[in-house]
Context: one part of a larger RNA
This record gives sequence, structure tokens and C1' cells, in this order.
RNA sequence: UGACGGGGACCCGCACAAGCGGUGGAUUAUGUGGAUUAAUUCGAUGCAACGCGAAAAACCUUACCUACCCUUGACAUGUACGGAACCCUUCAGAGAUGGAGGGGUGCCCGAAAGGGAGCCGUAACACAGGUGCUGCAUGGCUGUCGUCAGCUCGUGUCGUGAGAUGUUGGGUUAAGUCCCGCAACGAGCGCAACCCUUGCCAUUAGUUGCCAACAGGUAAAGCUGGGGACUCUGGCGGGACUGCCGGUGCAAACCGUGAGGAAGGUGGGGACGACGUCAAAUCAUCACGGCCCUUACGUCCUGGGCUACACACGUGCUACAAUGGCCGGUACAGAGAGCAGCCAUCGGGUAACCGAGAGCGAAUCUAAAAAACCGGUCACAGUUCGGAUCGGGGUCUGCAACCCGACCCCGUGAAGCUGGAAUCGCUAGUAAUCGGAUAUCAGCCAUGAUCCGGUGAAUACGUUCCCGGGCC
Repeated sequence: UGACGGGGACCCGCACAAGCGGUGGAUUAUGUGGAUUAAUUCGAUGCAACGCGAAAAACCUUACCUACCCUUGACAUGUACGGAACCCUUCAGAGAUGGAGGGGUGCCCGAAAGGGAGCCGUAACACAGGUGCUGCAUGGCUGUCGUCAGCUCGUGUCGUGAGAUGUUGGGUUAAGUCCCGCAACGAGCGCAACCCUUGCCAUUAGUUGCCAACAGGUAAAGCUGGGGACUCUGGCGGGACUGCCGGUGCAAACCGUGAGGAAGGUGGGGACGACGUCAAAUCAUCACGGCCCUUACGUCCUGGGCUACACACGUGCUACAAUGGCCGGUACAGAGAGCAGCCAUCGGGUAACCGAGAGCGAAUCUAAAAAACCGGUCACAGUUCGGAUCGGGGUCUGCAACCCGACCCCGUGAAGCUGGAAUCGCUAGUAAUCGGAUAUCAGCCAUGAUCCGGUGAAUACGUUCCCGGGCC
């Protein structure tokens, strides 16, 4: 000077408390450990690993295993020689690959010969190649403390010095935010603001959006003429600043059912993460030092594995029912996506789906929103709850669904009657609950992830205690 203390003072945070809903029990999905295996590729391991890298493991991916092959190599540059490239047929083989036959002569320069670019083959060597090791050699990127309010510097002063001061003190704030004081005076990185979005208004522009007035028209419908009023879209502005009033205070500031206002004291949300900590994570995104392999630790391909299963843990889904299940009817979104695509409508099929087929490269076309509401039924039961598991039959994608896909129909109908110790999330359009969309993607093991809207609460006395943090 720090760090630490079951030392003290002050302060903050869904940290506790007050509430609401969960997890821990059941089935199942998924990740991990373990054990297994020819292989179950590798990494991530308290918080900060475990629905994580992976926004898609049947082949591919793929790095693992087995078997079969190749050795200047699947890929790059250089040299020499030869040939156009390329396409088709066929045989062997699991394929990689090997053999045979046929077609075929392009582009640029040049009269031609020939040369050149590109591509292919052969040969030898320089070399290629390595998801091999080291994240404790590294760059880059990232997590975390933490959106916590801190971390420093120049000059001056003090101290022999390490250092101190400033940054402490008194107030105040979400904040080292601001005010006052002070051997300090200033400054930088952070805070805040500037950026995006949402909430109000004005203005501008009206197509594919809108429809008040006028006209036409329909079973109905902005359907048509037309219109820019309104909604909306998107461009540009305004608006909130403790500005005003009252109170407290030296001030900063705080208080008020205050006024006005769409919004009030940071209006809500996002992006934004100081100096640093953890030899934190990543050599498997990439890059890179060193080391190692070089007829293999490289490369190609077949099949398998990453999906295995006594068990243990994490994260989810679905339930255990009547605030519910089932049947019928009737409404109301936002955001995003679409041409090898989204698919109206009609026909077939119980259905998945199939066949025909309009519109739309989309404010134009496409997609039931669901919970909700109305009516009916069930009457507390392992049930008209619950849907696992299994049997049978099908549909679709794809070269191919055996290992190992999703979906549909019929049958089957398991555990489960609210879950021990313990433990998690959330303070408002939040929790809870309801559906919708997208990325990846042929298909999909999505109950995941990321967005979008609908319905829409309860509670906070307080800071003694638990956890983390700040300051003295």
C1' cells in the first nucleotide's frame, strides 16, 4: 500500500423479508458424469461446465472405430514431357477405384508451322497436408466480478523512504452525481448525455395501406370512381428541463393526491462494460511460436459409432384434473418468412397427405391465432383426468429411414391424486398463462434457442439476519 476478520460505522442489490409461480417426487425430452464399447470423436467442470461450442449427427457433416485403397498426394506454387477440356456406354468391385469401347476438338496471336491462357494426365523433387501436443509460449475473440462506481495522471505540497494528499470530511445522488469545506489546483478513462426503439403532437408524402363526405355497385365486401379528413406507413421537427408553484435547506438537493401535461423527476426498453481480477475459456472458428507425424498422426471410400445403459446429477416438456376434459358455435394480434418457395380454391382420402390449380419475388398473394366468449356434456372416479409403452396399418422427405426420421389412423392404455431435506425465478404490461413466427433445415428426433403479440396479477412493514458489492 493492499487483502482478509464469526471487528465497528454508513449505504446498495429480487440479497433477505412480503408475495406469486416453480424445481426436488412421476413419465418423458435433452445435456453431463459414470460404467460399457472396436469406437461410443473433441472441448466446456463452483458461482461464470451440464437444451453449453452444436442456428439441425440416417449418408454427408465427422474430427472416432472397422475393413479396403492411395503416396508430390483431396488442396497450393514451381520444373519437364504429353494431351484440348469434356461427354456417353460397358465390365469388376461394398465403394473408393481399376479395366475396355465410343464421341469430341473449343478460346487468343499467327498465312501456315508453331506459340500462349485455361484444363487434364505422367515423372522426379522442392514441398503439400495434420480437428496431432502445448490456451502455462501467444494474437484475436469471450465469460466473470459488474452497468458495480470506481481506476488513474500532471504540477504543487507533505514524508528519509515505501507512499500520502487530491479521491478524505459535512450534505446529496442511481452515480467520484452535484454542492459546501479543505494544501491542494487541474485533467483523463469510467457515470451521465450524444445513438436506436417505444409512448404524445405538428408537418410532409399518399401506394399495395386507409374510407369521413360525394357517386356507382353487391347476397356481402374500399368492390369501383374518387378523396388525404382519419388509421397507418416513413421522412423531418416539437415535446420533459426540477422549467413553474408551495415547503425544508447556506447550497446541492429533497418533499407535495401540487399545477400544467400524452408523458415527471434517468418516462419504459436496448446498444454501450473503466483500471483490472480469475496463468478463467478457446491452438477444434481463425491466426501464430515451439515440438511431433511424413507409404502416415496425411488422403479417399464402405459399413458402424457420436443415438449404446445397472445407475447418478443439471435443464426442460407433459401431467396428476371441474378456475378442468371433450363437442359445437362466434371473435380479436404483432412480428417475421416465402420461387427448387409460400400455397388460396376444388376433388379424393377418417387423417397424415395426394391430384388438379389461381395468386404472390409480396403494406397487393399465402398461414385456424390460441387462451377468451356463448351453448351442451361429464360429477370426483386412477375417471370422458393423464398420456408413457406396445401391437397393427399407412403418409412424406430422401440414393437410402435396420441400427437411427417425423407425421397420421385404429387398438393398447403405464407411472402419476401437488412431491422429503433442500432449492430457483420474478417488483408491472413484470410474474403467471395463451398461442404465433424465424434461423439452422431435403427431412427431423425443437419439449431447445431467439423474437412477436393476447389475457394479465399479488406483494415490498422493513434492513436484524443469509449472499454479493461500495465507502470510511
Source information:
The part of an RNA shown here (small-subunit ribosomal RNA, 3' major domain) has 472 nucleotides and comes from an uncultured beta proteobacterium. It matches the Rfam family "Bacterial small subunit ribosomal RNA". Its mean pLDDT, the model's own confidence on a scale to 100, is 83.